Large-subunit ribosomal RNA, domain IV from Candidatus Altarchaeales archaeon IMC4, 316 nucleotides, folded computationally. Lineage of the source: Archaea > Nanobdellati > Candidatus Altarchaeota > Candidatus Altarchaeia > Candidatus Altarchaeales. Its mean pLDDT, the model's own confidence on a scale to 100, is 85. It matches the Rfam family "Archaeal large subunit ribosomal RNA". Rfam links the family to the GO terms structural constituent of ribosome and ribosome. Clan: LSU clan.
Context: one part of a larger RNA
RNA sequence: CUCUCUUUAGGGAAGUCGGCAAAUUAGCCCCGUAACUUCGGGAUAAGGGGUGCCUGCCAUUAGCGUGGUAGGUUUCAAUAGCAAGUGGAGUCCGACUGUUUAAUAAAAACGUAGGUCCCUGCAAAUUCGUAAGGAUUAGUAUAGGGGCCGAGGCCUGCCCAGUGACAGUAUGUCAAACUCCGGUUCAACGGAGCAAAGCACUGUUAAACGGCGGGGGUAACUAUGACCCUCUUAAGGUAGCGUAAUACCUUGCCGCUUAAUUGGCGGCUUGCAUGAAUGGCUCAACGAGAUUCCAGCUGUCCCAAAGAGAGACUCG
Numbered sequence: 001c002u003c004u005c006u007u008u009a010g011g012g013a014a015g016u017c018g019g020c021a022a023a024u025u026a027g028c029c030c031c032g033u034a035a036c037u038u039c040g041g042g043a044u045a046a047g048g049g050g051u052g053c054c055u056g057c058c059a060u061u062a063g064c065g066u067g068g069u070a071g072g073u074u075u076c077a078a079u080a081g082c083a084a085g086u087g088g089a090g091u092c093c094g095a096c097u098g099u100u101u102a103a104u105a106a107a108a109a110c111g112u113a114g115g116u117c118c119c120u121g122c123a124a125a126u127u128c129g130u131a132a133g134g135a136u137u138a139g140u141a142u143a144g145g146g147g148c149c150g151a152g153g154c155c156u157g158c159c160c161a162g163u164g165a166c167a168g169u170a171u172g173u174c175a176a177a178c179u180c181c182g183g184u185u186c187a188a189c190g191g192a193g194c195a196a197a198g199c200a201c202u203g204u205u206a207a208a209c210g211g212c213g214g215g216g217g218u219a220a221c222u223a224u225g226a227c228c229c230u231c232u233u234a235a236g237g238u239a240g241c242g243u244a245a246u247a248c249c250u251u252g253c254c255g256c257u258u259a260a261u262u263g264g265c266g267g268c269u270u271g272c273a274u275g276a277a278u279g280g281c282u283c284a285a286c287g288a289g290a291u292u293c294c295a296g297c298u299g300u301c302c303c304a305a306a307g308a309g310a311g312a313c314u315c316g
Stems, first nucleotide, its partner, number of pairs: 001311008010302002014300001019297001027051005036041001038151001052073009074078001086295007093287002098110002114149007126135003152282004157212003162209002164205005171200003178193005213231005240274001241271001252268006
């Protein structure tokens, strides 16, 4: 010097991206326990007291024991060793238990119960195989297959012009084959007719792929604009939420928190470029998830010191 431990006056996160690491707490008994809530929870919430050994008495037991009560007694300390929750408050995301990148990612990703849409009447749809044959299924629409969303609560607006899907269709277009005509010795070839699917055409469909405007004026202070005009679209973003895991300007503005805050939370909100199953908003419980604050606690730090063990090093 390195590693693993132990202890530390006073302060107590001033350290740091960040309390990372360490420390605190811890078992059992008694008391006590908030907001919120899907009434189950939250909850070991929080917070407080007790805990060893000996003796008397009481209750109970068949007994061993167990419980209560009154005293005594030792230690710094009695769950004296080992083992053994730090707690609380706010916000985001995901409902939850679960699953995952064997060897850098455990998560907000995947799944989930639940919701909805589409296909399918059984020799089903879907799927494996060239086929025979098989899975689904020894099932039968309360079933099977596929897509999207993702508990629960409140909801899910407008657009079918484009792309797709489905249904229909008098007519148009339309290949080969077939029929007829021309052609020629036979043909090649040329023309006409007939005419399927498809397309055109007509409708439907957005929990199908997707989309959801601009300009000008206007109220008796000003400002704002319920109101009006105009261009334009298939329709012009509804309810909600909103400076957001989404906001460029941005450290937006106001309030709370701090001595001081580009942080956090609550409001406002003209949203560069939110928005409704590519789901919107909310939500108790849950989370080795992300983030902010408070109490306790501490060698993280002020500021370093001492000790134990193992290495390194030197000699043999």